A computed fold for an 81-nucleotide RNA from a Chloroflexota bacterium, annotated as c-di-GMP-I riboswitch aptamer. Rfam family: c-di-GMP-I riboswitch aptamer. About the family: GEMM was predicted in a large-scale screen for bacterial structured RNA regulatory elements. The coordinates come from a structure-prediction model, not an experiment, and the mean pLDDT is 85. The source organism's lineage runs through Bacteria, Bacillati and Chloroflexota.
RNA sequence: ACUCCGAAAAGGCAAACCUGUCGAAAGGCAGGGGCGCAAAGCCGCGGGUCCUUAUCUGUGUUGGAUAGCCGGGCUGCCGAA
Numbered sequence: 001a002c003u004c005c006g007a008a009a010a011g012g013c014a015a016a017c018c019u020g021u022c023g024a025a026a027g028g029c030a031g032g033g034g035c036g037c038a039a040a041g042c043c044g045c046g047g048g049u050c051c052u053u054a055u056c057u058g059u060g061u062u063g064g065a066u067a068g069c070c071g072g073g074c075u076g077c078c079g080a081a
Stems, first nucleotide, its partner, number of pairs: 005079002012037002017032006035068001041074003045071003048066004
């Protein structure tokens, strides 16, 4: 230095909910708030789930969302056993 691993330390992020705001919606953003997280940092590549204006109400074409659903890719703080 790298890989596995996750004690300690320094910190970090921020669920539900509330308020405001954007959106057709799922959901996003900001403030408060803390359920939790060793990548809960980034990326829609694969799967899953959710929404869906076209259409006709069904459907789910098309498009969108979810990275805190899982897998994968990239990057990263510390260093006990």